[in-house]
Context: one part of a larger RNA
Molecule: small-subunit ribosomal RNA, central domain
Organism: uncultured prokaryote
């Protein structure tokens, strides 16, 4: 340098978009940069290897030869790569016709409930526990009617059902948008995969200004419980938890399983769409996309995966290299900061 590996032992970046780079269909023609033949010259001696000689032998020297897998020029082949230039259509991407959807913004609306506030009724206990206490209650609670006020989530449908690149997305309605699958094969004419850097998105919490604030609820009190009890359980209760704008940039960000792209058994469900059959529905049979089960084979340490691969190839990326010390310190960037990122060593076992 090569040579193993990343579900769960160490290891896939939390997801996208994309730069340079790698790599990249199926034909002609041409070049000959790569590559393959040959020939020339050159690769100093010495070393190393074969042999053959001299020191009584070896070390050690000597003399021959092989080799110096390299470089250049020259001649030449065209299979493959490269390159140019022209052709196609199976990638890819348009189009036209159709369909599913909690996919994203932003606005408007709606109904059950807690909670509070006025007002009726009513009159003693309500609340909560394992049991109890703090707590609420004659200044009339609890509970029951009407009535207002406000702020949060959106029951049933709902389904291992669906969109989405992840993160996430669930009342209804409008409007403004982004991807996906089906048919048709009508157009471009490899326009493509991945993807160091860059760059955007990113649950919770946290942080900054401004609002808002019903329920819940870190911290905080107090009742209990206990040997104590800074818990667990009860009463209450403030950031917070919502909205606007910036921040942060992390997660068991999980399929602990990167992207592509080709092929390899069958059974079986459910979700969107087409074809055939059918008067018409059901129903069948076939196909293409999506989620799941189960399962041969092969794969695996085993568990297990198993056309959604963890099989069997191929291209790109990214990470692994014994425990700890350490995701620590320094330093550097990035943050209001909290922290984030990049990331050692000394020592030990």
């Nucleotide at each position: 340098c090569u040579g193993g590996g990343c579900a769960u032992a160490a290891a896939g970046c939390g997801c996208g978009c994309g730069u340079a780079g790698g790599c990249g269909g199926c034909g002609a023609u041409a070049u000959a940069a790569g590559u393959c033949a040959g020939u020339u010259g050159u690769g100093a001696a010495a070393u190393c290897c074969c042999c053959c000689g001299g020191c009584u032998c070896a070390a050690c020297c000597g003399a021959g030869g092989a080799a110096c897998u390299g470089c250049a020029a020259c001649u030449g082949a065209a299979a493959c790569u490269g390159u140019a230039u022209u052709g196609c259509u199976a990638g890819a991407g348009u189009g036209u016709g159709g369909g599913a959807g909690g996919g994203g913004a932003g606005a408007a609306c709606g109904g059950a409930a807690u909670u509070c506030c006025u007002g009726g009724u009513g009159g003693a206990g309500c609340g909560g526990u394992g049991a109890a206490a703090u707590g609420c209650a004659u200044a009339g609670a609890u509970a029951u009617c009407a009535g207002g006020a406000g702020g949060a989530a959106c029951g049933c449908c709902g389904g291992a059902g669906g969109c989405g690149a992840a993160a996430g997305c669930g009342g209804u309605u409008c409007u403004c948008u982004g991807g996906c699958c089906c048919a048709c094969u009508a157009c471009u004419g490899a326009c493509g995969c991945u993807g160091a850097g860059g760059u955007g998105c990113g649950a919770a919490a946290g942080c900054u200004a401004g609002g808002g604030g019903a329920g819940c609820a870190a911290a905080c009190a107090g009742g209990a419980u206990u040997a104590g009890a800074u818990a667990c359980c009860c009463u209450g209760g403030u950031a917070g938890u919502c909205c606007u704008a910036g921040c942060c940039g992390u997660a068991a960000a999980c399929g602990a399983u990167g992207g592509g792209u080709a092929c390899u058994a069958a059974g079986u469900a459910g979700a969107g769409g087409g074809a055939c059959u059918c008067c018409c529905a059901a129903g069948g049979u076939c196909u293409c996309u999506c989620u799941g089960c189960c399962g041969g084979a092969g794969c695996u340490a085993a568990u297990g995966u198993g056309u959604u691969a963890a099989g069997u190839a191929c291209c790109c990326c990214g990470c692994c290299u014994g425990g700890g010390g350490a995701g620590u310190a320094u330093g550097g960037u990035c943050g209001c900061a909290a922290g984030g990122c990049u990331a050692a060593a000394a020592c030990u076992c």